[in-house]
């Protein structure tokens, strides 16, 4: 990489190196960036997906609920930055509003 299934408007940055771009991917829109972004290493926070503990339940860690943070992940601008594809609403030629897919992450299983 592929498949399932879950989640995604919440939260959380100092510092060193590097030196032009970054925000996945096309387009378009915004935004961040030499007051140094993005990336890398360090620390150090946040989460609570694996993991534990405690209660109910249940045919069955089966399903909620609660608490915890040592260890394996993750993440620390803006909802997955937003919008594209479908449907419905409200207004009236281009906005605005839900709501659904579709992509992408990211977990945990599979083989």
């Nucleotide at each position: 990489g592929a498949u399932u299934u879950a989640u995604a408007c919440a939260g959380a940055a100092g510092u060193g190196g590097c030196g032009a771009g970054a925000g996945a991917u096309c387009a378009g829109g915004c935004u961040c960036u030499a007051u140094g972004a993005c990336c890398c290493g360090c620390u150090g926070a946040c989460a609570a997906c694996c993991c534990c503990c405690c209660g109910a339940u249940c045919g069955g860690u089966u399903u909620c609920g609660g608490g915890g943070a040592a260890g394996g992940u993750g993440c620390c601008a803006a909802u997955u930055c937003c919008u594209g594809u479908c449907c419905g609403g409200u207004a009236a030629u281009u906005a605005c509003c839900g709501g659904a897919a579709a992509c992408u992450a990211u977990a945990a299983a599979u083989a």
A computed fold for a 111-nucleotide RNA from Daejeonella oryzae DSM 19973, annotated as SAM riboswitch aptamer (S box leader). The organism belongs to Daejeonella oryzae, within Bacteria. Of the family's consensus pairs, 97% are formed in the model. Its mean pLDDT, the model's own confidence on a scale to 100, is 85. It was read from a public genome assembly, where an Rfam model found it.